[in-house]
Molecule: RNase P RNA; transfer RNA
Organism: soil metagenome
RNA sequence: GAGUCGGCCGUGCGGUCGCUGCCAUCGUUUCGAUGGUGGAGGAAAGUCCGGGCUCCAUAGGGCAGGGUGCCAGGUAACCCCUGGGGGGCGCGAGCCUACGGCCAGUGCCACAGAAAAUAUACCGCCUAAGCGCCGUUCGGCGCCGGUAAGGGUGAAAAGGUGCGGUAAGAGCGCACCGCGCGGGUGGCAACAUUCCGCGGCAUGGUAAACCCCACUCGGAGCAAGACCAAAUAGGGGAGCAUGGGUGUGGCCCGCACCGCUCCCGGGUAGGUCGCUUGAGGCGCACGGUGACGUGCGUCCCAGAGGAAUGGCUGCACACGACAGAACCCGGCUUACAGGCUGACUC
RNA sequence: GCGCCCGUAGCUCAGUAGGAUAGAGCGGCGGUUUCCUAAACCGCAGGUCACAGGUUCGAAUCCUGUCGGGCGUA
Numbered sequence: 001g002a003g004u005c006g007g008c009c010g011u012g013c014g015g016u017c018g019c020u021g022c023c024a025u026c027g028u029u030u031c032g033a034u035g036g037u038g039g040a041g042g043a044a045a046g047u048c049c050g051g052g053c054u055c056c057a058u059a060g061g062g063c064a065g066g067g068u069g070c071c072a073g074g075u076a077a078c079c080c081c082u083g084g085g086g087g088g089c090g091c092g093a094g095c096c097u098a099c100g101g102c103c104a105g106u107g108c109c110a111c112a113g114a115a116a117a118u119a120u121a122c123c124g125c126c127u128a129a130g131c132g133c134c135g136u137u138c139g140g141c142g143c144c145g146g147u148a149a150g151g152g153u154g155a156a157a158a159g160g161u162g163c164g165g166u167a168a169g170a171g172c173g174c175a176c177c178g179c180g181c182g183g184g185u186g187g188c189a190a191c192a193u194u195c196c197g198c199g200g201c202a203u204g205g206u207a208a209a210c211c212c213c214a215c216u217c218g219g220a221g222c223a224a225g226a227c228c229a230a231a232u233a234g235g236g237g238a239g240c241a242u243g244g245g246u247g248u249g250g251c252c253c254g255c256a257c258c259g260c261u262c263c264c265g266g267g268u269a270g271g272u273c274g275c276u277u278g279a280g281g282c283g284c285a286c287g288g289u290g291a292c293g294u295g296c297g298u299c300c301c302a303g304a305g306g307a308a309u310g311g312c313u314g315c316a317c318a319c320g321a322c323a324g325a326a327c328c329c330g331g332c333u334u335a336c337a338g339g340c341u342g343a344c345u346c
Numbered sequence: 347g348c349g350c351c352c353g354u355a356g357c358u359c360a361g362u363a364g365g366a367u368a369g370a371g372c373g374g375c376g377g378u379u380u381c382c383u384a385a386a387c388c389g390c391a392g393g394u395c396a397c398a399g400g401u402u403c404g405a406a407u408c409c410u411g412u413c414g415g416g417c418g419u420a
Stems, first nucleotide, its partner, number of pairs: 001346009011316007019039009041322001045333002048331005053221004060253004065217005070084005085099001086097004100212002105210002107206003122151002124147003130143005159177006178201001179199005184193003225273004235264006244258004280299008317320001347419007356372004365403001374390005396412005
């Protein structure tokens, strides 16, 4: 100088006027005043995954459907994280990886090309065998054929190189390389293997095509739901009805309940809880390569309900980016001015 | 807040088990016809298939992530 991988912060300190939750005191029916104290983020975002919580049965059986997909572990759980294996990229530190199975079956592979999958024969190469004709033998032509080495097409053409072999050729034979199978060895495993043996090669690509295999998933969502309270009155009409109907399930079984649905007409009022103490934050010790776990100590850190966290101003500098809670967590992804810091590579 | 759906020409839409120049109608432009216009007829232009990445020989179509728009629900 150029890079790689993390961690952290993300205007600061005041003045003044407001908004809002809680506590205390006073006035006190609601409510108001005073004082104290708390008041957005690393993503609060997208709603892409996973869970808690609540109701439907303590979510049970089957079918359908969805998701995940190398191995081991972490976790409440995961399409997350950690470590490892295979493959690819980079000089390197490192980075990326939907990475089960197309000899279970089915489908597709346009155009071009002979042929796109039980291989085939357009050009080319070859006439050893067989038949016919010509011909003095040699030989020539045709038929029947052989061939996959060469040409050409394509994204992709049925192992590669060399030697032998042959009429010409070909794993047809052999050597090496590659590939596959079995065993041994190492590893929990994925897998690896400069170990041993066998197989002439054993069957193109596509599963982000249907599908198969393994594992896994019940549905809905705080506008869930619970409590208090008013009303849903009295009626009219139509339909279905116990082999039925309703209960928010994709369907069936099962389970619970017993009338249900629609129209006309009539009538209505909200409030409280759920609501933030939680798989919580910070510090230390121990175990583990690590994700993480265990123990001890300490702290309480928004909780509204038309929706608060703001306005003005002083100083400082690096002149301030992306952006704002609405039931709560763990992740992922995306947006982001700038700054601090650790390890490593060339 | 929660749940769900859709983006193809200026507008309205086709195109979906992937196959190569992505089509149709209306609209636009030019021409013929007419004294002029309309209608009619002929021709032409106009598309990063919302964006980015991936799978595949090949993507509007399959997969993933963004962006924009819309609907339902007290």